[in-house]
Molecule: transfer RNA
Organism: Thermoplasmata archaeon
RNA sequence: GCCGCGGUAACUCAGUCCGGGAGAGUGCACGGCUGAAGACCGUGUGGUCGCCGGUUCAAUUCCGGCCCGCGGCA
Numbered sequence: 001g002c003c004g005c006g007g008u009a010a011c012u013c014a015g016u017c018c019g020g021g022a023g024a025g026u027g028c029a030c031g032g033c034u035g036a037a038g039a040c041c042g043u044g045u046g047g048u049c050g051c052c053g054g055u056u057c058a059a060u061u062c063c064g065g066c067c068c069g070c071g072g073c074a
Base pairs, nucleotide, nucleotide: 001073002072003071004070005069006068007067010026011025012024013023020057027045028044029043030042031041032040050066051065052064053063054062
């Protein structure tokens, strides 16, 4: 330098194929349960969807450029 995959909540990841409501588990807070705690149950908490631009009524999703991580080729 080229190719592929990935970047979404504090953490691990779905969702992107085929544009329209941003989600799960864990964590954290509170409550239930218990003599107390753990486990379990319930409620809540939580986001510039890596960055910039384009297309569109509408973009995490499509298009272009760039940044970062992993792997491969040279």